[in-house]
Transfer RNA from Omnitrophica bacterium RIFCSPLOWO2_01_FULL_45_10b, 82 nucleotides, folded computationally.

RNA sequence: GCUGGAGUGGCGAAACUGGCAGACGCGCACGAUUCAGAGUCGUGUGGGGCAACUCGUGGGGGUUCAACUCCCCCCUCCAGCA
Numbered sequence: 001g002c003u004g005g006a007g008u009g010g011c012g013a014a015a016c017u018g019g020c021a022g023a024c025g026c027g028c029a030c031g032a033u034u035c036a037g038a039g040u041c042g043u044g045u046g047g048g049g050c051a052a053c054u055c056g057u058g059g060g061g062g063u064u065c066a067a068c069u070c071c072c073c074c075c076u077c078c079a080g081c082a
């Protein structure tokens, strides 16, 4: 340099024909249980804002009524070829 794959919460990981983003698991916070702890169970858990609301799928643009999903450029990582 060329080709292919990947990038989604604090972490892993779903959403696969474009149609409610974050299911599910881990972690964390609070509570219950306990003499206390572990374990288990319950509730909550992306960012900003007092709130109404707003922003958010690596970054930027495009197509579309509608984009994590399709198209273009760029960044990072992995693999192969040279």
Stems, first nucleotide, its partner, number of pairs: 001081007010026003019065001027045007046055003058074005